[in-house]
Context: one part of a larger RNA
RNA sequence: UUCGCGGUUAAGGAACUAGGCAAAUUGGUCCUGUAACUUCGGGAAAAAGGACGCCGGUAUGGGGACAUACCGGUCGCAGAGAAUAGGCCCAGGCGACUGUUUAACAAAAACACAAGGCUAUGCGAAAAAGAAAUUUGAAGUAUAUAGUCUGACACCUGCCCGGUGCUGGAAGGUUAAGAGGAGAUGUCAUCUAACGAGAAGCAUUGAAUUGAAGCCCCAGUAAACGGCGGCCGUAACUAUAACGGUCCUAAGGUAGCGAAAUUCCUUGUCGGGUAAGUUCCGACCUGCACGAAUGGUGUAACGAUCUGGGCACUGUCUCAAUCGCGAACUCG
Numbered sequence: 001u002u003c004g005c006g007g008u009u010a011a012g013g014a015a016c017u018a019g020g021c022a023a024a025u026u027g028g029u030c031c032u033g034u035a036a037c038u039u040c041g042g043g044a045a046a047a048a049g050g051a052c053g054c055c056g057g058u059a060u061g062g063g064g065a066c067a068u069a070c071c072g073g074u075c076g077c078a079g080a081g082a083a084u085a086g087g088c089c090c091a092g093g094c095g096a097c098u099g100u101u102u103a104a105c106a107a108a109a110a111c112a113c114a115a116g117g118c119u120a121u122g123c124g125a126a127a128a129a130g131a132a133a134u135u136u137g138a139a140g141u142a143u144a145u146a147g148u149c150u151g152a153c154a155c156c157u158g159c160c161c162g163g164u165g166c167u168g169g170a171a172g173g174u175u176a177a178g179a180g181g182a183g184a185u186g187u188c189a190u191c192u193a194a195c196g197a198g199a200a201g202c203a204u205u206g207a208a209u210u211g212a213a214g215c216c217c218c219a220g221u222a223a224a225c226g227g228c229g230g231c232c233g234u235a236a237c238u239a240u241a242a243c244g245g246u247c248c249u250a251a252g253g254u255a256g257c258g259a260a261a262u263u264c265c266u267u268g269u270c271g272g273g274u275a276a277g278u279u280c281c282g283a284c285c286u287g288c289a290c291g292a293a294u295g296g297u298g299u300a301a302c303g304a305u306c307u308g309g310g311c312a313c314u315g316u317c318u319c320a321a322u323c324g325c326g327a328a329c330u331c332g
Base pairs, nucleotide, nucleotide: 001328002327003326004325005324006323007322008321009320011318012317015316020313028052029051030050031049032048037042039152053074054073055072056071057070058069059068060067061066075079087311088310089309090308091307092306093305094303095302099111100110115150116149117148118147119146120145121144127136128135129134153298154297155296156295158228159227160226163225164224165221166220167219168218169217172216173215174214178210179209183205184204185203186202187201190197191196229247230246231245232244233243256290257287268284269283270282271281272280
């Protein structure tokens, strides 16, 4: 001199910073007191206050150690005297919750969850492992097991089956091996003077016809995969369009929510909070590109969750100083 760990600090008190990160505050027991909201359990140790040592005495309780209350006295700056030992409040997002996770950069809004739905499966079950035997499922039996999606609770969960998938159907079309064996070819007994013809047999090939599932086809099915329009005109200020026209579609987005973990333009506009607010909260709706179990909208409680604000508190800062312990380096 620097680093690590730790102590203290005038005045101010977040001006620091991406952000109160870090630190500080708070902290025990008893008494008082305790809001919104709420699933009536909670929220709650809410918040906010008061008391607390030692000595002597009295009363009450107890079998007792002792405890509680009151009275008197007494000491200090300070009595939960050290150590130990919640900071709190308001609002919003996400996820209901306790739980689980990337052993060693992520603990979360991700996973799980109770709960809800759909689908398969009648038992030698479906499903899964295994060329198989066999085993798991299960020493279970549809209030079961398996697969899949959603994810407490409350209110709900709209329209589309044209495409893809699944389930069912079987008239017709298409369709394999197989069955079938018309015909063709080779061979040659035979016939022929020759060219050639050529039975049977043996070979090679092979038409029609027949022939299942599947596919085409016909239905059903969206808490199956998924999808859920455009243009033009119109009201006695203007603006807007309840209304009308037209094109297309399987059907054109319902309820609810909405600049949102989704909004590009965008720091949208208005209101709130601040002296000043790209964040935040409440609205608006012009939703680039929300939307209903790929769940929609709410929601008490919960969270080492994310965002904004406030009180308290502080060396985070204005602005730095100093002390202790340890280490490294430098000089002597």